The RNA shown here (transfer RNA) has 72 nucleotides and comes from a Patescibacteria group bacterium. RNAcentral holds the sequence, with entries from ENA. The coordinates come from a structure-prediction model, not an experiment, and the mean pLDDT is 84.

[in-house]
């Protein structure tokens, strides 16, 4: 310069166009003599960003941004 992949909750990462989800970590209760572990519960996202397709877009196109990785 070209080419592939990835980007979602604080971390790791599902999510095949119809209401955004888990385990961890956090809070808060039960449990204990206390802690810790078990358990039940809560919070916690403008889905990198911008335009497009659609009745609807985390999702499909286009641009752009950042990360990685291959070629030269």
């Nucleotide at each position: 310069g070209c080419c592939u992949g990835c980007u979602u909750a604080a971390c790791u990462c599902a999510g095949c166009g119809g209401u955004a989800g888990a385990g961890u970590a956090g809070c808060u209760g039960u449990u204990u003599u206390g802690u810790a572990a078990a358990c039940a519960g809560c919070a916690a996202g403008u889905c990198c960003g911008c335009g497009g397709u659609u009745c609807g877009a985390a999702u499909c196109c286009g641009c752009g941004a950042g990360c990685a990785g291959g070629c030269u």